[in-house]
Context: one part of a larger RNA
Molecule: small-subunit ribosomal RNA, 5' domain
Organism: metagenome
């Protein structure tokens, strides 16, 4: 000098765009953050029309399907099982796209419901009875699977519509995207860590997996890694990048994007195309809460918010209007993703705090030689003008290419009137900017050199000046 997710001191007008728990991956009250489909299914409350019969209506709950593996958060762990780069082969794939073929027959349950129990609750038992795109079975079956072949084996579901047809369902080939796996290279400090290793290294056979593989197992062999640093210890998410620097390099990895890991701690599987699953399940630990003491409930490292910690970090806001996602044939519903607003000078950028004239060189303050000069200073007063921002009134292009739709922002016109808007640090040298007074090695200053012991341009005050400016300084970190 540059820079920061900064903090602190003094000061503080407006706007735009960003950023904002770096500490306790410590604990959490409350609300919300994942639903949707009645064109899969049974049943159908309130309510409306009707004298009634009947018609309309469709909530809550339930079965079923798809989605809850995405989106959002955090960086504890991790030095390699991660990341990055380049290659590779032994793989899977819901939804989506292209192609081929099929969609025939039968059956028994069960939730909701009704009845009746248990329990403080959470929840739950028994009986009766009901539907399906839920479940089971038979058939058909290939270019599918297995097999060298012969052969063996395997599927389906309907719904809407007057209809045409549309949406589905089953089997299969290809694709796209996505995902799993392998190889090589790369990677911080430490030798006051020098030897490490028995599933260890390889083989054979098997198991397992979507798939290769000691991934797992039986047997066989004795290998494998290591001063080019194995093994151990410490630290750490990695990258695109960011800061600085002429570069080489050094330091860092917050926001945004990609990957990984985690979801109170540890373990486990289930379901599923996909998880060993943040707001699913089971077991154990710690903690908190409820309890009728028998037993139960919970997980903010989602958005707000609380308390704690800390030098320090925001609203328990508005909206699904846009973009995207889930579901749905659609209308649409949901979405603390997102779009916005609020708070904070935290940063960057822009604008303003007036402009022109104006000498009696006013007053005040300060200085000095002569009691009058000099500085502040065209500065003020005063005269004329303008109207950014802020304030008030009204209007509607655009954000919305589309039937409709704007939370919020934006745009235009007019009104009034200089009014509401300047400070901070510094002035011995480095380093731009000095005088007077006070103090007297005291009080104090200080980044370094150093100032202060009676004439202090270095302390304190005043006047003046210098530099930045809605900021200015200090502290801390990095180059």
């Nucleotide at each position: 000098g540059a820079u920061u997710g900064a903090a602190c001191g003094c000061u503080g007008g407006c706007g735009g765009c960003a950023u904002g728990g770096c500490u306790a991956a410590a604990a959490c009250a409350u609300g919300c953050a994942a639903g949707u489909c009645g064109a899969a299914c049974g049943a159908g409350a309130a309510c409306c029309c009707g004298c009634a019969a009947g018609g309309g209506g469709g909530a809550a709950a339930g079965u079923g399907g798809c989605g809850g593996a995405a989106g959002g958060g955090u960086g504890a762990g991790u030095a390699a099982a991660a990341g990055u780069a380049u290659c590779g082969a032994a793989u899977g794939u819901g939804c989506c796209c292209c192609g081929a073929g099929g969609u025939g027959g039968g059956g028994g349950a069960u939730a909701g419901g009704c009845a009746u129990g248990g329990g403080a609750a959470a929840c739950u038992g028994u009986g009766c009875g009901u539907a399906a795109u839920a479940c089971c079975u038979c058939a058909u079956g290939a270019u599918c699977u297995c097999g060298a072949g012969a052969g063996a084996g395997c599927a389906a579901a309907g719904g809407c519509g007057c209809a045409a047809g549309c949406c589905g369902c089953c089997u299969u080939g290809g694709g796209a995207g996505c995902a799993g796996c392998g190889a090589u290279a790369u990677a911080c400090c430490u030798a006051u860590c020098a030897g490490g290793u028995a599933g260890u290294u390889g083989g054979c056979g098997g198991g397992g997996u979507a798939a290769c593989g000691g991934c797992c197992c039986a047997c066989c062999a004795a290998g494998c890694c290591g001063a080019a640093g194995a093994c151990g210890g410490g630290u750490a998410g990695c990258c695109g990048g960011u800061a600085u620097g002429a570069g080489a390099g050094u330091a860092c990895g917050g926001c945004c994007g990609g990957c990984c890991a985690c979801a109170u701690c540890g373990g486990g599987a289930c379901u599923g195309a996909g998880a060993c699953a943040c707001u699913g399940c089971c077991c154990g630990g710690a903690c908190u809460c409820c309890u009728a003491c028998g037993g139960g409930a919970g997980g903010c490292u989602g958005c707000a918010g609380u308390a704690a910690c800390g030098a320090a970090u925001a609203u328990u806001c508005c909206g699904c209007a846009a973009u995207g996602c889930a579901c749905g044939a659609a209308a649409g519903u949901g979405u603390g993703a997102c779009g916005g607003a609020g708070c904070a000078a935290u940063g960057c950028c822009g604008c303003g705090u007036g402009c022109a004239g104006g000498a009696u060189g006013a007053a005040g303050c300060a200085a000095c030689u002569u009691c009058g000069u000099u500085g502040u200073g065209u500065a003020a007063a005063c005269u004329g003008c303008u109207g950014u921002c802020a304030g008030g009134a009204g209007c509607u292009a655009g954000a919305a290419a589309c039937c409709a739709u704007g939370a919020u922002c934006a745009g235009c016109u007019c009104c009034a009137g200089a009014g509401g808007a300047a400070g901070g640090a510094c002035c011995g040298g480095c380093u731009a900017a000095u005088c007077u007074c006070g103090u007297g090695c005291c009080a104090g200053c200080a980044g370094c050199c150093g100032c202060g012991g009676u004439a202090a341009u270095a302390c304190g005050a005043g006047a003046g000046g210098u530099c930045c400016a809605a900021g200015c300084g200090u502290u801390a970190g990095u180059c």